[in-house]
This is a predicted structure of a 1442-nucleotide RNA (small-subunit ribosomal RNA) from an uncultured bacterium. Model confidence (mean pLDDT): 83 of 100.

């Protein structure tokens, strides 16, 4: 884009057109072929006129014509059926037209009618009368038609002509009397119709390869309108067939229709031509014409009627009915128009046709109104609450009437007086009123149009893609939008897009896809010249290609659609004339290709016989004497019966080290020790012969590794199977000890391989450059040793060009010709059936149902690897010192609870939010209260004894509440109970929520990881995704630098820049210092004053850059070493965290969207619980002791902190505190003692003078409250614990490791946390190995990226197919049996008007006919057999999908 559609929604009208695609399924009812009386006799019946008649009109019958046309249908048919061209000298043709000659004379029947018989019916019979243009001789012969005979034509016959002989025609009717119509010569002509032939052309299957017996030819008779094996007999043995027969499947063809740019592909409704077919088979009568749609017989199914004896029917005519189906119409009106049949006409008939109904079915036209009309009305819908949007749309005013409804008028269609079914129809005119007319689909992308609520992997969508799991522009809605529009969509079909069957116009290295290699049939194709022909080519006429259908122009209906009229336009085809360049074709001639000679060459080419040394094993002896072997490690095995090992001698098989090559050879497999023998191919080089003999090759034949098969040999080592040992969670493996088949020969088979260069073969062009293998030639030489150069091999590397990239690249995958084979989306599947092969394994041909959206090539970045390199890290090694075991203390899980609130959940949760859960906190639970509210705003309203304040009472508080005191601020005012505001009661808008949703977010955090990386611009490569920089060489803690480089530059990290620590200097000197000087005391000391030197304290500043030196490096960067220095190579630390990952974590800090709750999931408030205890983990404290422990003396610190604090001294008390107070708002006072350490002295190795846990008593402290559930002392008590299994953390120096101090939270409450200081080690050879990360490299079927992906059996669950004993349809062969009608053809006896003979007649014969019977054929039928196809089948077989 279409359509003979259909379906859901929906619907105003007209015109044209169209309308059972399904079951060629069955069919009530009514109609669809009859007419003619100018062929016939009769009969009714009406009229005249008066019994004689005649004239009109009906007819059933005889007779003619018609019925063979028109109308249906597509079951069949794959064929001369159709289509196109031809032929027909093989032929017919009624009616029609033109011509030509003729229509004489008789006859005998016979329907109808009359009687009568049989039967329900249908129908049938028997006697008896009668006409004809019914039938039947006679007679004439223009003719025709048979024989003979001659002539004339033709390619050839049955053409044509003359003569002779037999043969052989008829019909009247009408009649105005003029004619006018009939018939007949099977006259001749012509129109129009048929039959027959022939050429071309006309769907699929090779899983259909051989078919034929009247087959195929011929001669003779038969037939026929005609040719002709049509048909019979005889003869021959022949006919199609790979250019597809046979056989199977589907199918009416054709003009044409739809689509495509075309070339093509699908179709074959309407309309037009052929053809076939009529209920199903078969048949033949009638006729000009049938083997006959509305004839006839006979069979068979079915249906109907019936007195059971018999009979009747045939809608694929028009309408209707059933019934199928998604699905298709009215039992309509008229012969008025066209056509068509009969008739002389008049007229009859005609479901042909004309029309008129249903139907949006389809094409095509018109309308649903047109103008104005903004405070953009109201409602909807959205909202950022301003608004936007429906939207000039609507109301409203102004017109207008196409359609509608009334009234009037009214056709053409009729060439015809008369006749119009359509029709009072089209069309006019007039009235009326915006009046009667709009839906329907999509709204993620393709694809044109977006929001809102609903729902939340449901519910549905869906053409691919693909939405839906709480914010869906994709589902439903509703608003809007957007397409078309009486119509929209969906569904199905075809075609296009699809160059996705490629002729135009396609591929085969790696995506499907060169056959394993070759030889050579058909076939296709073919060097170079000359000639012929003219077959393909190519051009001119001719003829044809029906109409209609297409294009162009004109009409015609208001227009279109329709439709007239003209004209175009041609393929194919068939005659015919011309061209002759190219193919071809005859015939010469050539040598460049192909071959063949001759001189040489190298080869693991091939076939056969022979021969050789090494090695393995076995045997025999000899030495010898204990272990051998094998592995990762082992063992099984072999060995004192003497191995292994080592001499020496024999035996057998196989296989051929080194020469060995990227090397040679060969068609391909392959081929490898020497010799001989036969044997084939190639190179070179001459250039002597042949003269296109070539290449390619469907079928078709040979050859073909490995394994495997059979038959007979052999059999060393090796070695499937299979035994044993090992390995493993198992190991029907790898590993190891054995071992059979095999492997090896002979001779047959198999025919398959990643048979691969995954590259079919031939030919010929297109740059180089090296290597090597065989030969030639030059030059040059002592010399084929170089060196130039040619040919043919074998290889790499590369231009151009190809290629989707990878790559190829003169040994094409480049650039042509030729030819051959193969592919057309993954799976099913190289598999079922079938066939051929084969002894078997199997091989070769080779599909479908189903079933996905994909499968797959080549590169790209990642990720990843029990891949590789290469660095780094308390990563591992080296240490140290913990953890896992005890007992406590914390957090988790779990369990338990009324609730034990939530969150963190590998590393990166678990002394974690929590820097501090008796109440509070609190968010959890049970019980008790409040609802505008504990807390904010705003609006209304109200109450002056108002707001506040105190407050008996009742309650566990919250809360309620009598009484009692009692305002403030602004204006006014004499005051005040006025006004207002604030506050206070109500109202209502709201407020709260620690309700969910961290997967809807911001923000803040944790990991990778202080890793060294991530990128960007410009440019250069790539079709491109994307690469290069950013990699290479070196260095580095570092993408840090240097250096090369198609790269140049640059950002964000890195490092510096900040901060703190370690040294100096300057500045400064109080609360700090006190070295010197004065004074003064309780006199090693201190205090006060001077001082600011030093310490400190704190603001500046210097100082560290690989600057210097050697060395090593590339002369770089850098490394190493060394000076000097307080520090030395980023000094120590610490703040700093790149692009980004993990939907990491946090709605419970905190904001925030949606979403839910609102007399509760807010709010208070008591009590409770977060503290629970078979149990599991995690992290810490303490120990377990003597490098401890107790006791006594003693000494040295940094950093903080303090006023609702810090507290000094002094008492008091064993103490935990207490009393009471000084001083500090802090470099001044306090907390505060520093402890390990140092000295002494006890303990002596014990569950202890270790270790404190528990758990009694008795107290202090905070605090409304220490019962659940704080902390601290003192007395008593005195458990586990004797160094911790697998595992497994941390730490490289002021660090671990020990020892104590503060501090934040905090009324109280650290073993945690965060800082401070003391004392203060041990290790590191090294990067093999765990773990993590960084580059580079490679592989990948992974990309939610190895926690990936994925295979196969087993379970279920569906579905489709294949086998199966079987059963059961179809089909169409063959064989034989029966054998209807009917046609031919014979027939004894039967019956018989016309013609003929005889006979006066009567009647007999004849010819000729009917019944009847026989014969041949013969539909159906039945019986057997094999063939093919389909259904179905217990069970079974893989397959696919969850």
């Nucleotide at each position: 884009g279409a359509u003979u559609a259909a379906c859901g929604c929906u619907g105003g009208c007209g015109g044209u057109g169209u309308g059972c695609u399904u079951u060629a399924u069955g069919c009530a009812u009514g109609c669809a072929a009859g007419u003619c009386g100018a062929a016939c006799g009769g009969u009714c019946u009406c009229g005249a006129u008066u019994u004689a008649u005649c004239g009109g009109g009906a007819u059933a019958g005889u007779g003619g014509c018609a019925a063979a046309c028109g109308g249906g249908u597509g079951a069949g048919u794959a064929a001369c059926g159709c289509g196109u061209a031809a032929g027909u000298a093989a032929c017919c043709u009624g009616u029609c037209c033109c011509u030509a000659a003729g229509u004489a004379g008789g006859g005998g029947a016979u329907a109808g009618c009359u009687c009568u018989g049989a039967g329900a019916a249908a129908u049938c019979g028997g006697a008896g009368c009668u006409a004809a243009u019914a039938c039947c001789g006679u007679a004439u012969g223009u003719g025709g038609u048979g024989g003979u005979g001659g002539g004339g034509g033709u390619a050839a016959u049955g053409c044509u002509u003359c003569a002779c002989c037999a043969c052989u025609a008829a019909a009247g009717c009408c009649u105005u009397c003029g004619g006018g119509u009939g018939c007949u010569u099977u006259g001749g002509g012509g129109a129009g119709g048929g039959g027959c032939u022939u050429g071309c052309g006309u769907c699929c299957g090779a899983u259909u390869a051989g078919c034929u017996a009247g087959u195929u030819g011929g001669u003779a008779a038969g037939g026929u309108a005609a040719c002709g094996g049509c048909c019979u007999a005889c003869c021959a043995a022949g006919g199609c067939u790979a250019a597809g027969a046979u056989c199977g499947g589907u199918a009416g063809c054709u003009g044409g229709u739809c689509u495509g740019a075309g070339a093509g592909g699908a179709c074959g409704a309407u309309c037009a031509g052929c053809c076939a077919c009529a209920c199903u088979g078969g048949g033949a009568c009638u006729g000009a014409g049938a083997c006959a749609c509305g004839g006839c017989c006979c069979a068979g199914a079915c249906u109907c009627c019936u007195a059971c004896g018999g009979g009747a029917g045939g809608c694929a005519g028009c309408a209707g009915c059933a019934a199928g189906g998604a699905a298709u119409a009215u039992u309509g009106u008229g012969c008025a128009a066209u056509g068509g049949g009969c008739g002389a006409a008049a007229g009859c008939c005609u479901g042909a046709c004309a029309c008129a109904g249903c139907g949006a079915c389809a094409c095509c036209g018109c309308g649903u109104g047109g103008g104005g009309g903004a405070g953009g009305a109201a409602a909807g819908c959205c909202u950022u609450c301003g608004g936007g949007u429906u939207g000039u749309a609507a109301a409203c005013c102004c017109c207008u009437u196409u359609u509608c409804u009334c009234a009037g008028g009214g056709a053409a269609g009729a060439a015809u007086a008369a006749u119009g079914a359509c029709g009072g129809u089209a069309c006019c005119u007039g009235a009326g009123g915006a009046a009667u007319a709009a839906g329907u689909c999509u709204u993620g992308g393709c694809u044109a149009a977006c929001u809102a609520c609903g729902u939340g992997c449901c519910a549905g969508c869906a053409g691919c893609c693909g939405c839906g799991g709480u914010a869906a522009u994709a589902c439903g809605u509703a608003g809007g939008a957007g397409g078309c529009a009486a119509g929209c969509g969906u569904u199905a079909u075809c075609c296009g897009g699809a160059u996705u069957u490629a002729u135009u116009g396609g591929g085969c290295g790696u995506a499907a896809a060169g056959a394993g290699g070759g030889c050579g049939u058909a076939g296709g194709u073919g060097g170079c010249u000359c000639u012929u022909c003219a077959a393909g080519u190519c051009g001119g006429a001719u003829g044809u290609a029906a109409a209609a259908u297409c294009u162009c122009c004109c009409g015609g209906c208001u227009u279109a659609a329709c439709u007239g009229g003209g004209a175009g336009g041609g393929a194919c085809c068939a005659u015919u004339c011309g061209a002759u360049a190219c193919u071809g074709c005859u015939g010469g001639g050539c040598u460049a290709g192909a071959g063949u000679g001759c001189a040489g060459c190298a080869g693991a080419g091939g076939g056969a016989g022979g021969u050789g040394g090494a090695a393995u094993u076995c045997c025999c002896g000899g030495u010898g004497g204990a272990g051998u072997g094998g592995u990762g490690a082992a063992a099984u095995g072999c060995g004192u019966a003497g191995a292994u090992a080592u001499c020496g001698g024999g035996a057998g098989g196989a296989a051929c080290a080194c020469c060995a090559g990227u090397g040679g050879c060969g068609a391909a497999g392959g081929c490898g020790g020497c010799c001989u023998c036969c044997u084939g191919g190639g190179c070179u080089g001459u250039u002597a012969c042949u003269g296109a003999c070539g290449c390619u090759g469907a079928g078709g034949c040979c050859c073909a590794a490995a394994a495997g098969c059979g038959u007979g040999g052999g059999g060393a080592g090796c070695g499937a199977a299979c035994a044993g040992g090992a390995u493993u969670a198992g190991a029907u493996a790898c590993c190891c000890u054995g071992g059979u088949a095999g492997u090896c020969c002979a001779c047959g088979c198999c025919g398959u391989a990643a048979a691969c260069g995954a590259u079919g073969g031939a030919c010929a062009c297109u740059a180089g450059g090296u290597a090597u293998g065989g030969g030639g030639a030059g030059u040059a030489u002592c010399g084929a040793c170089c060196c130039u150069u040619u040919c043919c091999g074998u290889g790499c590397c590369g231009a151009a060009g190809c290629u989707a990239a990878c790559g190829c690249a003169u040994u094409a995958a480049g650039u042509g010709u030729c030819c051959c084979g193969c592919c057309u989306g993954g799976g099913g599947a190289g598999u079922a059936c079938g066939g051929u092969c084969g002894c078997a394994a199997g091989a070769c041909u080779a599909a479908a149902a189903c079933u996905c959206a994909a499968a797959g090539g080549a590169a790209u970045u990642g990720a990843c690897g029990g891949g590789g390199g290469u660095c780094c890290g308390c990563a591992c090694a080296a240490g140290c010192a913990g953890c896992g075991g005890a007992g406590c203390g914390u957090g988790u899980g779990g369990u338990u609870u009324a609730a034990u609130u939530c969150g963190a959940u590998g590393c990166a949760a678990c002394g974690c939010g929590a820097a501090g859960a008796a109440c509070c906190u609190u968010a959890c639970c049970a019980a008790g209260g409040u609802u505008u509210g504990a807390c904010a705003u705003g609006u209304c309203g109200g109450a002056a004894g108002u707001a506040g304040c105190c407050g008996a009472c009742c309650g566990a508080a919250a809360g309620g509440a009598a009484g009692g005191c009692g305002a403030c601020c602004u204006g006014c005012u004499a005051a005040g109970u006025c006004a207002g505001g604030a506050g206070c009661c109500g109202u209502c808008a709201c407020a709260g929520g620690u309700g969910c949703u961290g997967c809807a977010u911001g923000g803040c955090u944790g990991u990778c990881g202080u890793c060294a990386g991530c990128u960007c611009g410009u440019g250069c490569c790539g079709u491109g995704a994307g690469g290069u920089g950013u990699u290479a060489g070196g260095u580095u803690a570092a993408g840090u630098c240097c250096c090369a480089c198609a790269a140049c530059g640059a950002g964000c990290g890195c490092a510096a820049c900040c901060c703190u620590u370690a040294u100096g200097c300057c500045u400064a000197g109080u609360u700090g210092c006190u070295a010197g000087c004065u004074u003064g005391u309780u006199u090693u000391a201190c205090a006060a004053g001077u001082g600011c030197a030093c310490u400190c304290u704190a603001g500046g500043c210097a100082g560290a850059c690989u600057g210097c030196c050697g060395c090593a490096g590339a002369u770089a960067a850098u490394g190493c070493g060394g000076a000097g220095g307080a520090a030395g190579g980023u000094g120590g630390g610490g703040a700093u965290g790149a692009c980004g990952u993990c939907a990491a974590a946090u709605c419970a800090u905190c904001a925030u969207g949606c979403c839910c709750c609102u007399u509760a999931c807010g709010u208070c408030c008591c009590g409770g619980g977060c503290u629970a205890c078979a149990c599991a983990c995690g992290u810490g404290c303490u120990a377990c002791a003597a490098u401890g422990g107790c006791c006594u003396g003693u000494a040295c610190a940094g950093a903080g902190g303090g006023u609702a604090g810090c507290g000094a001294a002094a008492g008091a008390g064993c103490g935990a505190u207490c009393u009471u107070a000084a001083g500090c708002c802090a470099a001044u006072c306090c907390c505060a003692a520093a402890a390990a350490g140092c000295a002494g002295g006890c303990c002596c190795c014990a569950g202890u003078u270790c270790g404190g846990a528990u758990u009694g008593g008795a107290g202090g402290c905070u605090g409304c409250a220490a019962c659940u559930c704080g902390c601290c002392u003192c007395c008593a008590u005195g458990a586990a614990g004797u160094a911790g299994g697998a595992a497994u953390c941390g730490c490289u120096a002021g660090u671990a490791a020990u020892c104590g101090c503060g501090g934040a939270u905090c009324a109280g409450c650290a073993u945690g946390c965060c800082g401070c200081g003391g004392u203060g080690a041990a290790u590191a050879c090294g990067u093999u190995c765990c773990c993590g990360g960084g580059c580079c490299u490679u592989g990948u079927a992974c990309a939610c990226a190895c926690c990936g992906c994925c295979c196969g059996u087993c379970a279920c669950a569906c579905c489709a197919c294949g086998a199966a004993a079987g059963u059961u349809g179809g089909c169409g062969a063959u064989a034989c049996c029966u054998g209807a009608a009917g046609u031919u053809a014979c027939u004894a006896g039967g019956c018989u008007a016309a013609c003929c003979c005889c006979g006066u007649a009567a009647g007999g014969g004849g010819a000729g006919g009917c019944a009847g019977g026989u014969a041949c054929c013969g539909a159906a039928g039945g019986u057997a057999u094999g063939g093919c196809u389909g259904g179905u089948g217990a069970u079974u077989g893989g397959g696919g999908u969850g």

RNAcentral holds the sequence, with entries from ENA and SILVA.